[in-house]
Context: one part of a larger RNA
RNA sequence: UGACGGGGGCCCGCACAAGCGGAGGAGCAUGUGGUUUAAUUCGAUGGUACGCGAGGAACCUUACCUGGGCUAGAAUGCGCGUGACGGAUUCAGAAAUGGGUCUUCUCGUAAGAGCACAAAGCAAGGUGCUGCAUGGCUGUCGUCAGCUCGUGCCGUGAGGUGUUGGGUUAAGUCCCGCAACGAGCGCAACCCCUGUGGUUAGUUGCCAGCACGUAAAGGUGGGAACUCUAAUCAGACUGCCUUCGUAAGGAGUGAGGAAGGAGGGGACGACGUCAAGUCAUCAUGGCCCUUACGCCCAGGGCUACACACGUGCUACAAUGGUUAAUACAGAGAGUCGCAAGCUGGUGACAGUAAGCAAAUCUCACAAAGUUAGCCUCAGUUCGGAUAGGAGUCUGCAACUCGACUCCUUGAAGCUGGAUUCGCUAGUAAUCGCGUAUCAGCAAUGACGCGGUGAAUACGUUCCCGGGCCUUGUACA
Numbered sequence: 001u002g003a004c005g006g007g008g009g010c011c012c013g014c015a016c017a018a019g020c021g022g023a024g025g026a027g028c029a030u031g032u033g034g035u036u037u038a039a040u041u042c043g044a045u046g047g048u049a050c051g052c053g054a055g056g057a058a059c060c061u062u063a064c065c066u067g068g069g070c071u072a073g074a075a076u077g078c079g080c081g082u083g084a085c086g087g088a089u090u091c092a093g094a095a096a097u098g099g100g101u102c103u104u105c106u107c108g109u110a111a112g113a114g115c116a117c118a119a120a121g122c123a124a125g126g127u128g129c130u131g132c133a134u135g136g137c138u139g140u141c142g143u144c145a146g147c148u149c150g151u152g153c154c155g156u157g158a159g160g161u162g163u164u165g166g167g168u169u170a171a172g173u174c175c176c177g178c179a180a181c182g183a184g185c186g187c188a189a190c191c192c193c194u195g196u197g198g199u200u201a202g203u204u205g206c207c208a209g210c211a212c213g214u215a216a217a218g219g220u221g222g223g224a225a226c227u228c229u230a231a232u233c234a235g236a237c238u239g240c241c242u243u244c245g246u247a248a249g250g251a252g253u254g255a256g257g258a259a260g261g262a263g264g265g266g267a268c269g270a271c272g273u274c275a276a277g278u279c280a281u282c283a284u285g286g287c288c289c290u291u292a293c294g295c296c297c298a299g300g301g302c303u304a305c306a307c308a309c310g311u312g313c314u315a316c317a318a319u320g321g322u323u324a325a326u327a328c329a330g331a332g333a334g335u336c337g338c339a340a341g342c343u344g345g346u347g348a349c350a351g352u353a354a355g356c357a358a359a360u361c362u363c364a365c366a367a368a369g370u371u372a373g374c375c376u377c378a379g380u381u382c383g384g385a386u387a388g389g390a391g392u393c394u395g396c397a398a399c400u401c402g403a404c405u406c407c408u409u410g411a412a413g414c415u416g417g418a419u420u421c422g423c424u425a426g427u428a429a430u431c432g433c434g435u436a437u438c439a440g441c442a443a444u445g446a447c448g449c450g451g452u453g454a455a456u457a458c459g460u461u462c463c464c465g466g467g468c469c470u471u472g473u474a475c476a
Stems, first nucleotide, its partner, number of pairs: 001476002003473003007470007015460002019423005026314008034305002042053002064300007076123003081117003086103007105114003125289002128287003134283002136278003139274001141272001146185006152161003165176003191266004196234007206223002210221003237260001240254001241252004303442001316416001320375007332363003337356002341352004382413001387408007429452007
């Protein structure tokens, strides 16, 4: 000087407390461990691994296994030679691959170019090892308020001071004081979305007034008011008032205002810590393989299953289930696509087909809600696992191993031990909708979007994490 203390003081955080809803019990989905296996590819492992890399494992992916093949090789360049390449057909084979028959060059005046095959060579290739050789990227402490420097001063020196103190703040934020005076990286602001208003613009969006028109409908003429769209400007600064305070600043059921003291949310992550993670995104040093640890193909595996754990979904019901009727979103996506309408089918879907590269058309009926009927507390009209049968769709192909539909079947489960998690407001809870990936889909995941919409916070003694000062130390 740090680190640590079941030392002290001050302070903060859904840290506790006060509340609301969950997990831990059940079934299923998914990840992991373990076990099994020819292989169950690899990585991630307290917090900071475990719906994580993977925003799509039937083949492919794929890195693993078994078997069949290739050896300048699957890709690209240079150079030498040949003339085709290709198309049709056929044989062996699981395919890769190998063989047979028929046909056959193009462009350019030319030089040559294009394309394919074959031989030697120069360069290959490796998801093999080392993340403890590395770059880059990332997690975490932590959006915590800290981390430092120049000069000066103090100290033999390590170092200190500044950065401590008194206040204040979300903040090393600001004020006052002070052997310090200044400065940098952080904080804040500048950026984006959202909440209010103005201006400009008016189609594909809108419809107040006027007219036409319809079963209905901005459907039509028209309008630029309103909504909206998307560009720009204004607006919030403790600016004003009262009060406390030297000041910074605090308080106010004060004013005005759409918004009030950081309005709400996002992006943004200091010096560093964990030899944290990644050589399997990529790049890269070293080492290793080179008729194989490289490459091609078929099939299998990554989907196994006495078990254990994590994360979720669905429930156990009446604030519910079910039947019928009916209302209101936002944000997205679409031509290898979204598909209205019509017809067939109980249905998944099929046939046909308008429109739309989309504020125009389509996906697209939002659901919870509201109204009416039934169920009356039961393993049930709760719950839907499992299983049998029949089908639909995608795709060369659904056996291992897809999703969906219909009929039947109708398991566990009656609110969950110790323990444990999230959340302070348009939040929790609850309800549906969309997108990426994608032929299809194991999505209950991830990322977004809107609808309905709470309770509680006395307080900081205690648990956890953190910040500042101080104290002890046989630790560095």

The part of an RNA shown here (small-subunit ribosomal RNA, 3' major domain) has 476 nucleotides and comes from a metagenome.
The full RNA is in RNAcentral, with records from SILVA.
Its mean pLDDT, the model's own confidence on a scale to 100, is 82.